[in-house]
RNA sequence: GCACAGAAAAGGUAAACCUGUCGAAAGGCAGGGGCACAAAGCUACAGUCUAACUGGUUAACAGACCACAUGACGGACGGGCUGCCUAG
Numbered sequence: 001g002c003a004c005a006g007a008a009a010a011g012g013u014a015a016a017c018c019u020g021u022c023g024a025a026a027g028g029c030a031g032g033g034g035c036a037c038a039a040a041g042c043u044a045c046a047g048u049c050u051a052a053c054u055g056g057u058u059a060a061c062a063g064a065c066c067a068c069a070u071g072a073c074g075g076a077c078g079g080g081c082u083g084c085c086u087a088g
Stems, first nucleotide, its partner, number of pairs: 004088001005086002012037002017032006035075001041081003045078001047073003054067005
């Protein structure tokens, strides 16, 4: 130095839930909280969620239903990129 691995130390992230707030929703953000995490860092390629707008069907309208991502999810699981520490 590399690979495996995860003993120690330091530091990090933050599930459920609660409050506030943004959003049509999915979901996001902030505060509290702490289930967990050695990539729980990044990335929408695969995948998943939602369906406002728009289009379609029914239809007088309203409404209902169907399709649709330009909206989201990296803490379900994969792919890609990067990275702290070092007992063994």
The RNA shown here (c-di-GMP-I riboswitch aptamer) has 88 nucleotides and comes from an uncultured Anaerolineales bacterium.
It was read from a public genome assembly, where an Rfam model found it.